[in-house]
RNA sequence: AGUGUAUAAAGGCAAAGCUAUGCGAAAGCUAGUGACGCAAAACUAUAGGGCCUUCGUUAUUUUGUACGAUGGUAGCCAGUUGCCGUU
Numbered sequence: 001a002g003u004g005u006a007u008a009a010a011g012g013c014a015a016a017g018c019u020a021u022g023c024g025a026a027a028g029c030u031a032g033u034g035a036c037g038c039a040a041a042a043c044u045a046u047a048g049g050g051c052c053u054u055c056g057u058u059a060u061u062u063u064g065u066a067c068g069a070u071g072g073u074a075g076c077c078a079g080u081u082g083c084c085g086u087u
Base pairs, nucleotide, nucleotide: 012038013037017033018032019031020030022029023028036075042080043079044078048077049076050073051072052071058066059065060064
């Protein structure tokens, strides 16, 4: 200086489903089981956007409809931080 070395190593998380005299109005969450997958599927929900639900509230053509987060979703985007190796 060139080429090769990632189909690397050690590990991590846990979708759907099922279970629970579970929680919740619901979306969804918790625990167990289970692995679809994920190089950030780690943390962050009044720093931002999107999406879901609609108890309460308000309105209305009234037993329906509309609006609507203070609820949820980080495995939707995003922000922040990090492991091994290579460079």